[in-house]
């Protein structure tokens, strides 16, 4: 120069005019509830997205225990907590920097292993290779006997072949051929020791049988875990209207009995009790009122809806210092307050500037391209709170910075 790993971060900018949401301050109109005006300061995000984990808050429901049903799985530390982060360990991959792993148990137990092949899990005989038997042929006229090919029977997992996987490997015996049949080493596995680490686990001896396939994001089995519903949670204030409860002491309106009278949509009463006020420390008592019923009546009472308020935003917080830690992460000072709507504003225009893309044209050059400078056209993503956090993952135009790896060429 080129090709890459890993990691942080930025994601238009100022200035103007109109516009929106909601605070605060002043007038003005209105009986109020509100309403207009003007001014001043505030106004998403790395993901506010998915809602897929995990926590605060909230209401519910919960002696205690089993079972069923989920969830998660290497060690160690971080956190409120997590399936998440940090560091580590084993495995895979990749020259490498590194990446990726639902990473306990397959020698408890049942199940599965597509095509393809003869056999896919107490193995398999398709070619192959070896024995026997029988036949044909050649080797001789012809027996025996030897090769060759054919058919049968049986043996064998060395080689061939499929397969994603064929039951350890390499040699030496050993066999008719073969074979952990023997043995030697080597790779693996079980057990026991000894050494290092907090642990995962790693290193080393020794014995052993000679060898065990995969898959538990199949069933299961272990070990740890898990109440449920989610701010439309919840809580407070309360209309009109209908509907229920309770009152008929007054008013109002129906209706009921009796009385009078001028006969009218009149007029009055509803009484030995009962109910209410006053005397009173408290009964007695006494004084005033009032008292059929029932209602669409009522300063009654709960409950529901429309509405309104709180919850709501100061919080595991953001920023800068300094401590502790190998890191996640913690503490300690300072220091700022930064959106709270309620179907939801945060936007368009204009001007300069800034980035990227094309295309014309000029200068510098090491002539492959690169630096600059300067017009012109198009661009600028992904996307948007709705109680709050702490994560994961999805999307995301363009750009920066940082620390490695690799190959090539020079020195």
């Nucleotide at each position: 120069g080129g090709a890459g790993u890993g990691g942080g971060c930025c994601g238009g900018g100022u200035g103007g005019u109109c516009g929106c949401u909601g605070g605060c301050c002043g007038c003005c109109c209105c009986g109020g509830u509100g309403g207009g005006c003007g001014g001043c300061g505030a106004g998403a995000g790395g993901a506010a997205a998915g809602u897929c984990c995990g926590g605060g808050c909230a209401c519910c429901a919960c002696a205690g225990g089993a079972c069923c049903c989920g969830g998660u799985g290497g060690u160690g530390g971080g956190u409120a907590a997590c399936g998440c982060c940090c560091a580590c360990c084993g495995g895979c991959c990749g020259u490498g920097a590194g990446g990726c792993c639902a990473g306990g148990g397959a020698a408890a137990g049942u199940g599965c292993c597509a095509c393809a092949g003869a056999g896919a899990a107490u193995a398999g005989a398709c070619c192959g290779c070896c024995g026997c038997g029988g036949g044909u042929g050649u080797c001789u006229u012809g027996a025996c006997g030897a090769c060759a090919c054919c058919c049968g029977c049986g043996g064998u997992a060395a080689g061939g072949g499929u397969g994603a996987a064929a039951c350890g490997g390499u040699g030496c015996g050993g066999u008719a051929a073969g074979a952990g049949c023997g043995c030697a080493c080597c790779a693996g596995c079980a057990g026991g020791c000894c050494g290092g680490g907090u642990g995962a686990c790693c290193g080393g001896c020794c014995u052993g049988g000679c060898u065990a396939g995969g898959c538990a994001a199949a069933c299961c089995c272990c070990a740890c875990u898990g109440g449920g519903u989610g701010c439309a949670a919840g809580g407070c204030c309360a209309a009109a209207c209908a509907g229920g409860a309770g009152g008929c002491a007054a008013g109002c309106g129906u209706u009921c009995g009796c009385c009078c009278c001028u006969g009218g949509c009149g007029g009055g009463c509803g009484c030995u009790g009962c109910g209410g006020u006053c005397u009173g420390g408290u009964c007695c008592g006494g004084a005033c009122c009032g008292u059929g019923a029932c209602g669409a009546c009522c300063u009654u009472c709960g409950g529901g809806u429309g509405g309104g308020c709180c919850g709501c935003u100061c919080g595991a917080g953001a920023c800068g210092c300094c401590g502790g830690g190998a890191a996640a992460c913690c503490g300690g000072c300072g220091c700022c307050c930064u959106a709270g709507a309620g179907g939801a504003a945060u936007g368009a225009c204009c001007a300069c500037c800034c980035c990227c893309g094309c295309g014309a044209c000029c200068c510098g050059u090491u002539u492959g391209g690169c630096g600059g400078a300067c017009c012109g056209c198009g661009g600028g993503a992904c996307a948007g709170g709705a109680c709050c956090c702490g994560g994961c993952u999805u999307a995301u135009a363009g750009g920066c910075c940082c620390a490695c790896u690799c190959c090539g060429a020079a020195u």